[in-house]
RNA sequence: AACCGCAUAGGGCCGAAUCCGCGGACGCGGAGCGGGGGAACCAUCGGUGGGGUGAAUCUCGCGCGACGGCGCGAGUAGGUCAGCCUUCUCAGACCGAACCCGACAGCUAACCUCGCAGGCACGUGAGAGGCGACGA
Repeated sequence: AACCGCAUAGGGCCGAAUCCGCGGACGCGGAGCGGGGGAACCAUCGGUGGGGUGAAUCUCGCGCGACGGCGCGAGUAGGUCAGCCUUCUCAGACCGAACCCGACAGCUAACCUCGCAGGCACGUGAGAGGCGACGA
């Protein structure tokens, strides 16, 4: 010096998951953001179930199997990546999961209802625009 681990500060990233008020506390309320249910009209079947949150869908190959499925690999729809915020393009690096409802849900005004978690590491670069702030 590189690498690995821990801690702190600052500013951040994924995500809807933030802020404010009241209360001694459990908790309650509000704003904001996000999800679900739910008419007419329109749309549509079901069977072999179907559906929801989410970017996380699909194809092929190999292996295991009590043949319902499981595991691995290569891709892929799609998604993420700080110098206010945001759009587009190129390149690069990653993700491409997990869970829930329980026979049941298309869209959907009024209306009803739920959530505001969890996790991460130290920097992603370039070009063309929009908007805004500050200064002259």
Model confidence (mean pLDDT): 78 of 100. This is a predicted structure of a 136-nucleotide RNA (c-di-AMP riboswitch aptamer (ydaO/yuaA leader)) from a Chloroflexota bacterium. The model forms 92% of the base pairs in the Rfam consensus.